The RNA shown here (small-subunit ribosomal RNA) has 1464 nucleotides and comes from an uncultured bacterium. Rfam family: Bacterial small subunit ribosomal RNA. Gene Ontology terms of the family: ribosome and structural constituent of ribosome.

[in-house]
RNA sequence: AUGAACGCUAGCGGCAGGCUUAAUACAUGCAAGUCGAGGGGCAGCACGGGUAUCAAUACCUGGUGGCGACCGGCGCACGGGUGCGUAACGCGUAUGUAAUCUACCAUUAACCGGGGAAUAGCCCAGAGAAAUCUGGAUUAAUGCCCCAUAGUAUUAUCGAAAGGCAUCUUUUGAUAAUUAAAGCUCAGGCGGUUUUUGAUGAACAUGCGUGUCAUCAGUUUGUUGGUGAGGUAACGGUUCACCAAGACUACGAUGACUAGGGGGUCUGAGAGGAUGAUCCCCCACACUGGUACUGAGACACGGACCAGACUCCUACGGGAGGCAGCAGUAGGGAAUUUUCGGCAAUGGGCGCAAGCCUGAACCAGCCAUCCCGCGUGCAGGAUGACGGCCCUAUGGGUUGUAAACUGCUUUUAUACACCAAGAAGGAUAGGAAAUGAUCUUGAACUGACGGUACCUUACCAGAAAGCCACGGCUAACUACGUGCCAGCAGCCGCGGUAAUACGUAGGUGGCAAGCGUUAUCCGGAAUUAUUGGGCGUAAAGGGUGCGUAGGCGGUUUUUUAAGUCAGUGGUGAAAUCCUGCCGCUUAACGGUAGAAUUGCCAUUGAUACUGAAAAGCUUGAGUACAUUUGAGGUAAGCGGAAUGUGUAGUGUAGCGGUGAAAUGCUUAGAUAUUACACAGAACACCGAUUGCGAAGGCAGGUUACCAACCCAUUACUGACGCUGAGGCACGAAAGCGUGGGGAUCAAACAGGAUUAGAUACCCUGGUAGUCCACGCCGUAAACUAUGAUUACUAGUUGUUGGCGAUACAUUGCCAGUGACUGAGCGAAAGCAUUAAGUAAUCCACCUGGGGAGUACGUUCGCAAGAAUGAAACUCAAAGGAAUUGACGGGGGCCCGCACAAGCGGAGGAGCAUGUGGUUUAAUUCGAUGAUACGCGAGGAACCUUACCUGGGCUCGAACGUAUAGGGAAUUAUGCCGAAAGGUAUAAGCCAGCAAUGGCCGUAUACGAGGUGCUGCAUGGUUGUCGUCAGCUCGUGCCGUGAGGUGUUAGGUUAAGUCCCAUAACGAGCGCAACCCUUAUCGUUAGUUGCCAGCGGAUCAUGCCGGGGACUCUAAUGAAACUGCCGGUGUAAACCGUGAGGAAGGUGGGGAUGACGUCAAAUCAGCACGGCCCUUAUGUCCAGGGCUACACACGUGUUACAAUGGCCAGUACAAUGGGCAGCUACCUGGCGACAGGAUGCUAAUCUCAAAAGCUGGUCUCAGUUCGGAUCGGAGUCUGCAACUCGACUCCGUGAAGUUGGAUUCGCUAGUAAUCGUAUAUCAGCAACGAUACGGUGAAUACGUUCCCGGGCCUUGUACACACCGCCCGUCAAGCCAUGGAAGCUGGGGGUACCUGAAGUACGUAACCGCAAGGAGCGUCCUAGGGUAAAACUAGUGACUGGGGCUAAGUCGUAACAAGGUAACC
Repeated sequence: AUGAACGCUAGCGGCAGGCUUAAUACAUGCAAGUCGAGGGGCAGCACGGGUAUCAAUACCUGGUGGCGACCGGCGCACGGGUGCGUAACGCGUAUGUAAUCUACCAUUAACCGGGGAAUAGCCCAGAGAAAUCUGGAUUAAUGCCCCAUAGUAUUAUCGAAAGGCAUCUUUUGAUAAUUAAAGCUCAGGCGGUUUUUGAUGAACAUGCGUGUCAUCAGUUUGUUGGUGAGGUAACGGUUCACCAAGACUACGAUGACUAGGGGGUCUGAGAGGAUGAUCCCCCACACUGGUACUGAGACACGGACCAGACUCCUACGGGAGGCAGCAGUAGGGAAUUUUCGGCAAUGGGCGCAAGCCUGAACCAGCCAUCCCGCGUGCAGGAUGACGGCCCUAUGGGUUGUAAACUGCUUUUAUACACCAAGAAGGAUAGGAAAUGAUCUUGAACUGACGGUACCUUACCAGAAAGCCACGGCUAACUACGUGCCAGCAGCCGCGGUAAUACGUAGGUGGCAAGCGUUAUCCGGAAUUAUUGGGCGUAAAGGGUGCGUAGGCGGUUUUUUAAGUCAGUGGUGAAAUCCUGCCGCUUAACGGUAGAAUUGCCAUUGAUACUGAAAAGCUUGAGUACAUUUGAGGUAAGCGGAAUGUGUAGUGUAGCGGUGAAAUGCUUAGAUAUUACACAGAACACCGAUUGCGAAGGCAGGUUACCAACCCAUUACUGACGCUGAGGCACGAAAGCGUGGGGAUCAAACAGGAUUAGAUACCCUGGUAGUCCACGCCGUAAACUAUGAUUACUAGUUGUUGGCGAUACAUUGCCAGUGACUGAGCGAAAGCAUUAAGUAAUCCACCUGGGGAGUACGUUCGCAAGAAUGAAACUCAAAGGAAUUGACGGGGGCCCGCACAAGCGGAGGAGCAUGUGGUUUAAUUCGAUGAUACGCGAGGAACCUUACCUGGGCUCGAACGUAUAGGGAAUUAUGCCGAAAGGUAUAAGCCAGCAAUGGCCGUAUACGAGGUGCUGCAUGGUUGUCGUCAGCUCGUGCCGUGAGGUGUUAGGUUAAGUCCCAUAACGAGCGCAACCCUUAUCGUUAGUUGCCAGCGGAUCAUGCCGGGGACUCUAAUGAAACUGCCGGUGUAAACCGUGAGGAAGGUGGGGAUGACGUCAAAUCAGCACGGCCCUUAUGUCCAGGGCUACACACGUGUUACAAUGGCCAGUACAAUGGGCAGCUACCUGGCGACAGGAUGCUAAUCUCAAAAGCUGGUCUCAGUUCGGAUCGGAGUCUGCAACUCGACUCCGUGAAGUUGGAUUCGCUAGUAAUCGUAUAUCAGCAACGAUACGGUGAAUACGUUCCCGGGCCUUGUACACACCGCCCGUCAAGCCAUGGAAGCUGGGGGUACCUGAAGUACGUAACCGCAAGGAGCGUCCUAGGGUAAAACUAGUGACUGGGGCUAAGUCGUAACAAGGUAACC
């Protein structure tokens, strides 16, 4: 934007539009008639007249008005409809007709005399159901025929003049021949015939323009042309006879498919693209096909004939019909109106006219189908009302000045009244005039629309708003419901329990009598690029050359004027578009004027450029002379090394091969080695970013032949050039054919390995092939992924060939071939005089991915296959370059108890403890690789406790507030019960003057409660990478950008620690340091600690007086900084058995954990959003369970013993704890412990050491090892040790003799080993955890490897980031498609047969005086039939691949060196 449709909704008016599909079939009515002033007449109507009659009425009468049917004239070829066909002179545009016709109209010149024969109608008769037809008699004309007259008409011949366009034309003269007519009348005229010119209309021809497909490449026999004839209004193979063999075609013939064309319309800045409804012009068609007749004009929509299909009537014999006219019906379809009104206007036909006809046209009806206009109120009004919705909810926000309410207005609607314009004429009559044209006067009459438009008055805010959207694009947000369901969706996408995306509501936004959706076209899309694109890597350069057509082309002069430019003329219909003005109240709409119509034709000029013609030129191109260069090509000889084989010798047991092996070869003598011989293939070193060739490609050496570039020099030709569609030639490897050859290597194949498998990688063999000749094939990642040619544009540095200059250092020129770097280009990476830069010419190619380089067709090929080359369907991407990460069975550097070197363990046994699993009424819940598993739990008998069973309670177990009423608080007792709880009784009577208050029950009302769910809604906290050295920012700079730089490089460090360099300069969080502790010393202070010296006391003891010296305590200082020395180094720093020092290079240890990762852990510590439960998922109680036990795992402990066990004696800590406590000491007990008793609220008292040391014993054994298990007896805690505590004593005395694969910790006061303390706690399952001290080692060559980490770099198809991505077969479902024995249609062509109507032609018999006709025949043809092919469409058992589809199977091909580099 639309001729639209659908959904929801709907007040009015104006103006337009309205079967896009079935050119399907049509009931009914209407759409073309008119003329009596052409004619014969008169059926019907009216009037008059007549007869009959009283009348009504009947009959007669063409006399009048008029007029059915008939003859005749004109019209019916216009108007109206449709778009089947048509790719065409059909249409558009411009020409031509000297090759033409034209009724009515205008105009010119003339004429209109005479005669004749028929035929409709009417009448009579007949046939038929009908339609209709036949026969007889009679008749008219402006119907038909004959005669006369005739020219500026026509034809023929002969001249003259003028002109043109080839044939010719015009004017004029002469001769000859041929052809006309109609009447009517109102007496004015109207008509008729011939002729001239014009106008109008028509016809024909030509230039140019006007779809798709080349997977349509050759077509054609009246075909192309000529001569002659026929035919036509006219030219013409238009038709025929003869002659010739032409004609069209890559500038697209022929064929197929599609289609009416144009003005215009929609869109667009334009160029274009799409379209061809309404209006206008042209064409074509009228049920389908053919044919002619009539006519001025038709091969005729409402005419004819024939054939066919269909429908209808029928008496079955035969007939009738054609809405793609207006309405209307059925059908089809998503879809398109009334069987309306009247000829009033406009126009048409006929007519002298009145008039008649007119579904043209004018009007009305239906439809929101389009466009335009108007309205549904306006102003005030805040307790910001009620209600709704939302929220952080006593309240706020929003709907919202919105409503109510007050005032105002009345368009529209409704009602009433008045009431148009559109009407102009013309007729008749009169006048002027010429009875004309024209002018004038003028009575009466004429409106479908329509009592409509407009306008007046009245009247009430009264009757008048919806649709879509609200995640982004895109204006507009919240709540609830739902829970990957239901659904949405134009694209991206939304929905899996907090959805602005689904549904509903509130609110908001947009448009508005409409709003959305669907369909289609253009735009955006520079996304087919003329304007205006590209081609190294994104799609795209042909494998290479030669060359045809074509395109393009150096320099000078002259001519021409085709292209080009300018002026002028004609045309470019109107409408439309645009502009001005005007008319409807405005607008849409309409009127008028202009502009425009970018085009075509003609003409006149210009001549720079291009073209054409002519003449030159030398610089492009080429040739000659001279010399090089080279793996350039072809052919024929030749050579040595290596390999294999054969023969012979030497020689002996293996050889060979691999990651390791085996197959294989070998005592019949291999491998190895020596000699000789043979065979075929390839040519080490030289050898190189070397050279040559158009490309493919070319390498031992020699010869012959052939070809080429470059360089230098003059001479010659004189644009001879460039490119190159088709075409031709060459063209690696593999492959094919024929014949040779066959050493090596080696598809296929065989065997051996590897492997889960291994049709592979590896190994041993081995055939085609690899080689030669000849012939095919014609493809490659045929790559510089870069077409050819020419010109121009900064440099640096190699090298090959040639030439030149010299001062013999060097250096210049040309042609190649490399590297680097500018400008410029480029998406970037990059290219950069060998361009991917700047320009020019020509060719090839591209237009999202897949399907697919596939199918079909065609060409080539022996085949393999090659070339050309789609579509359906499917996806929203595929792709390029670069960036940051991550990753790699990539690389480099570095670190860590990471490995290695060591020590000790775990994994085997018993026990403890945790987990899984199983079991159970319940075994509560959580934690699950590292980073769960002696974890939450630092302590489950009840409690805890969350679980199970059973019994209770329901404002509730606790707390607060308010009210009412009662009672002090409180204490004691009885009964039932497992308890909770229920119930009963007794005692007791607070403070304050009082009001009242405190406390405790009860009742009521508010707030409850939940270890229920979601750690994937969260806060907080925590683990891990990791105490790893990293993570970032500001400004600047670089880059289109993501981003980079800084943070990289060179060193150094434990460290992004520091130094140095540096487009970076600085800064922050991390590192380090600051903090605590420990190691040394000083100062201060000495109690509960200490005790050297002095004194006292004791069997003995800092016990006492005293003391501060020492130890120690606890406060504060010092001390260590690579500071000093030597060496290395620019420095940072490192090295040293360095000095000094208590300590030396961060002295040891701790606390301290960057940005972040793991949707890591925790809703059961706590907090918290949402959801859920509310006589229960809340809460109380008793008992049970968390302690189960075929089994599996983790963490520990005790051991297996002599470096030990047992017995006896004996020594030395630190950290901590203690009043419901630790307890000295005494007594009892074998002992756990009990009974007394004392000290200590703690440097005072106490818990309180072991390994060690000394001595004795055991003597290698299941033991004097080991202590599980079990029996018995006890102790302690506690309301209570049955399930289910610890400890003690006696007895019992299991496994276990050092632990497989594998695995853990540790680098010094560490490991190992020894004990001690504490928290929790009535007690304790503690062998755990957290601390403390005692004794006290070994080893580290080193960084190849395993693990983890850091930095740099590299590759990437990964980004949920390798636990990634991803390929193919098979299996399942769906979809479209190819092939296919066939089957069924369709259109077209060919051949043959038949052949209607009809034109033309022929024609003896019949008709006619004749002209002529009938009949018959010939040719042609629509249609029909037959036949064989081709094309095309549908379908088809079966079959091929393809695409798509959350979780199928098998492997793992690709992406990292993807684990065999990948690819062609």